[in-house]
C1' cells in the first nucleotide's frame, strides 16, 4: 500500500425485505433455606465504534475515519 470480514449490555450473539433493540450468563432486590448454593419472582444495565449523507423513519443502506482479524503485493 490493496482486498475483504467483523464492530449492538459486564461477557457471548440475535434482532429476513429499512418500522417499538432482544436473549443467554453475569450483576442487584425479594422469596425460598438455621446459612450457602441450587431453584422462583422481579429489577437495572445501550450515544448499537466514530462523523456525515439520503428517508417520514437506518443496528440494517450510501460515503468518510478508526479499530481488530484475514488474504494479496
Nucleotide at each position: 500500500g490493496c482486498u475483504g470480514a467483523u464492530g449492538u449490555a459486564g461477557c457471548u450473539c440475535a434482532a429476513a425485505c429499512g418500522g417499538c433493540a432482544g436473549a443467554g450468563c453475569g450483576g442487584c432486590u425479594g422469596c425460598c433455606u438455621u446459612g450457602u448454593a441450587a431453584g422462583c419472582a422481579g429489577c437495572a444495565g445501550g450515544u448499537u465504534a466514530u462523523g456525515a449523507g439520503g428517508u417520514c423513519g437506518a443496528g440494517a443502506c450510501u460515503c468518510a475515519u478508526c479499530a481488530u482479524c484475514a488474504g494479496c503485493u

This is a predicted structure of a 73-nucleotide RNA (transfer RNA) from a Gammaproteobacteria bacterium. Its Rfam family is "tRNA". It is annotated as a transfer RNA. The coordinates come from a structure-prediction model, not an experiment, and the mean pLDDT is 80.